[in-house]
């Protein structure tokens, strides 16, 4: 310097053939249940879907550019 994956909830991912309210499991918080605590079981919080800008009646998803992280390859005195 190039190719190429990846960036969605405190984590660790799914969704990416454009359209239904953005969602699981983990943790979290109440509450049930127990003497009590774990374990269960029920609800409940929590996201500008990494940033900008385009497309389009409509973008987590399609296009451009960036940041960031990771694999590959080239360079190299």
């Nucleotide at each position: 310097c190039g190719u190429c994956c990846u960036g969605u909830a405190g984590c660790u991912c799914a969704g990416c053939u454009g359209g239904u309210u953005a969602g699981a499991g983990c943790a979290u918080c109440a509450c049930u249940c127990u003497u009590a605590u774990a374990a269960a079981g029920u609800g409940g919080g929590g996201g500008u879907c990494c940033c900008g800008g385009g497309u389009u009646c409509a973008a987590a998803u399609c296009c451009c550019g960036g940041c960031a992280g990771g694999a590959c390859g080239a360079c190299c005195a």
Predicted 3D model of a 77-nucleotide RNA (transfer RNA) from Candidatus Komeilibacteria bacterium RIFOXYC1_FULL_37_11. The RNAcentral record of the sequence draws on ENA. Its Rfam family is "tRNA". By type it is a transfer RNA.